This is a predicted structure of a 500-nucleotide part of an RNA (small-subunit ribosomal RNA, 5' domain) from an uncultured Planctomycetota bacterium. Its Rfam family is "Bacterial small subunit ribosomal RNA". Rfam links the family to the GO terms structural constituent of ribosome and ribosome.
[in-house]
Context: one part of a larger RNA
RNA sequence: GAUUGAACGCUGGCGGCAUGGCUAAAACAUGCAAGUCGAACGCGAACGGGGCUUCGGCCCCUAGUAGAGUGGCGAAAGGGUGAGUAAUGCGUAUCUAACGUGCCCCAAGGUCAGGGAUAGCAUCGGGAAACCGUUGGUAAUACCUGAUGAUCCCGAUGGGACGUAUGUCUUGUCGGGCAAAGGCUUGCUGCCUUGGGAUCGGGAUACGUGGUAUCAGGUUGUUGGUGAGGUAAUGGCUCACCAAGCCGAAGACGCCUAGCGGGUGUGAGAGCACGACCCGCCACAUCGGGACUGAGACACUGCCCGGACUCCUACGGGAGGCUGCAGUAACGAAUAUUCCGCAAUGCGCGAAAGCGUGACGGAGCAAUGCCGCGUGCAGGAUGAAGCAUCUAGGUGUGUAAACUGCUGUCAGGGACUAGGAAUUUUGACCAAUCCCAGAGGAAGAACCGGCUAACUCGGUGCCAGCAGCCGCGGUAAUACCGAGGGUUCAAGCGUUAAUC
Numbered sequence: 001g002a003u004u005g006a007a008c009g010c011u012g013g014c015g016g017c018a019u020g021g022c023u024a025a026a027a028c029a030u031g032c033a034a035g036u037c038g039a040a041c042g043c044g045a046a047c048g049g050g051g052c053u054u055c056g057g058c059c060c061c062u063a064g065u066a067g068a069g070u071g072g073c074g075a076a077a078g079g080g081u082g083a084g085u086a087a088u089g090c091g092u093a094u095c096u097a098a099c100g101u102g103c104c105c106c107a108a109g110g111u112c113a114g115g116g117a118u119a120g121c122a123u124c125g126g127g128a129a130a131c132c133g134u135u136g137g138u139a140a141u142a143c144c145u146g147a148u149g150a151u152c153c154c155g156a157u158g159g160g161a162c163g164u165a166u167g168u169c170u171u172g173u174c175g176g177g178c179a180a181a182g183g184c185u186u187g188c189u190g191c192c193u194u195g196g197g198a199u200c201g202g203g204a205u206a207c208g209u210g211g212u213a214u215c216a217g218g219u220u221g222u223u224g225g226u227g228a229g230g231u232a233a234u235g236g237c238u239c240a241c242c243a244a245g246c247c248g249a250a251g252a253c254g255c256c257u258a259g260c261g262g263g264u265g266u267g268a269g270a271g272c273a274c275g276a277c278c279c280g281c282c283a284c285a286u287c288g289g290g291a292c293u294g295a296g297a298c299a300c301u302g303c304c305c306g307g308a309c310u311c312c313u314a315c316g317g318g319a320g321g322c323u324g325c326a327g328u329a330a331c332g333a334a335u336a337u338u339c340c341g342c343a344a345u346g347c348g349c350g351a352a353a354g355c356g357u358g359a360c361g362g363a364g365c366a367a368u369g370c371c372g373c374g375u376g377c378a379g380g381a382u383g384a385a386g387c388a389u390c391u392a393g394g395u396g397u398g399u400a401a402a403c404u405g406c407u408g409u410c411a412g413g414g415a416c417u418a419g420g421a422a423u424u425u426u427g428a429c430c431a432a433u434c435c436c437a438g439a440g441g442a443a444g445a446a447c448c449g450g451c452u453a454a455c456u457c458g459g460u461g462c463c464a465g466c467a468g469c470c471g472c473g474g475u476a477a478u479a480c481c482g483a484g485g486g487u488u489c490a491a492g493c494g495u496u497a498a499u500c
Stems, first nucleotide, its partner, number of pairs: 001500004006496005013373006019366002021331001027328002030326003035073003040070002043067001048061005080284003089209008099201002104197008112146004121136002124133003152177011182189003210256003217247003222244008259281004263274004286307005309320004337363001339362003345359001346357004376406004386397004410441001412436004417431001419430002444489005449470003455484005465472002
C1' cells in the first nucleotide's frame, strides 16, 4: 500500500447491487418447510334449507360434495452443515471385453382366461394414552394361478468375423423357462416383452493433492492362488482350503492438522496465504449399528435395535430429534423478520383445470462492503461581529457570513399506469411518466516533532500524560491537555485483529 463474512470508538442524508452465527456438528418452545391423482378403486357424512309426521322420526336438496381408506407416482430431488475424512475423498487424464438406469425419445410385437383376499365400513371388546384385538361383509391399474410368446433368459451343439487374456460380435439347430390392466369425453392414454438412444450414476487405473523421524519398522483377510457365496458388476467384498507373502528412508506404520476443486486475496512475476457468498464433487443428519421398500437409499422432516438427553403417564406404558425457513435461550468482540407471495423461474403429481413448494421471487433489519448522488449555485467589503493572535499599528478565520438573485437532484405531498406478463388470464413486490411546494430536512472523523501533507497561543512542569518506530514531558513543550488556525479523507473517519 492492497484486502476482509470483520469487531470496537466517534459520527451518520438518499439510492442501486451484494453480503450478514466465522464461537457450541451444544440444546431447542411454537408455526410452516412434500405432496398430488376421482380420467385406478370401493365407501361416504354434517351444518343449513324445504316437505311430511302418530312428535319417535322419515324423505328431498346440500352431494356422490367434504372426508378418511386401498392403489399409483413422488417423497433418493430441492434446502442445510463441514463434524468426520491425508484417501473408500478431491483434481486431471484414461478404461469398463466387469456394470445399472424410473420418468423421457425412437422402433417391433403383445394386452387371453380365471381365482381368493384385505383396508375403509359395520359389530363387540381391551387401553389413561399411543394404539390394538374379535366377528361380518366389499372394490381395484392391489394380490395370486393358468394360457400364449420371441430376435429375451438358461443349457447343449455347428459356421463366420475379430481381439490386449479371461473372450467379443454375428448367424444356424435342438431342449427348457418367463408377461400384461385397465381408464375415460372413442381416439387418446395407460400396461407387458424386446432392441436402440438420451440422461444420470456404480466400478477401476496412472499422476498430483498438508505437518512431523523427539513416529522406523508395519501387516494375519494380512499378500497371492483354487473353489464357492454375494453383487447390476470386478475384486479377500465374504467364506473354506493352500502357499508365505505384501508395504517401507522416493518415508510404510503412528501422531497432529484439514472437507477437495473451480476460485479468492496479495504480488511485476515466481510465489505466499485462504477455500465466506456462487458452481461442481464428497461426507454427515442427536451418538452407534442394521436392514426393509424401491429404478435409485442403507434414506435430514421413513422403519428397527442399543446409548445419552427432553417430555407425557392412570406407573402398566408411550412420544421426540431445526447441521430446512423464521424464532428462543446459551456461547461470544460479533451476525437479521416467529414478514408477503406462488405473479415470475424451476420441481412433484395430474389428461387438464389445478394443487403443493420457508426451492425460489420479494419486502423488512444492519454504513457490513462496493458503486452512484446530495448536503446548493452566482453575486457580495481595503473585509461586519465574535474568536485567536500581535511589535497594540495590525494580521488570521474570510467571499466565509449577513444581504441580493436563481435552481430544484434527493427526501416530502399528489395524479396516473409503460414495463417486469409470455398470444388469453394472472403482480407478492418493484417501477416508468407528470404536477406541487420550497434552500428548506442532510458533515463528520482522524491528524499537524521526523518518517508524513499540515503551527501558533495558553495550561502543565520527568507530574499528568503521549507513543507504530525514533522518541517527547525536569518553567518559554510546533510531541502531553485545551483553544484558534491548518492538512487529509469524507457519509464516513479512525483503532484493533488477520493475510500478502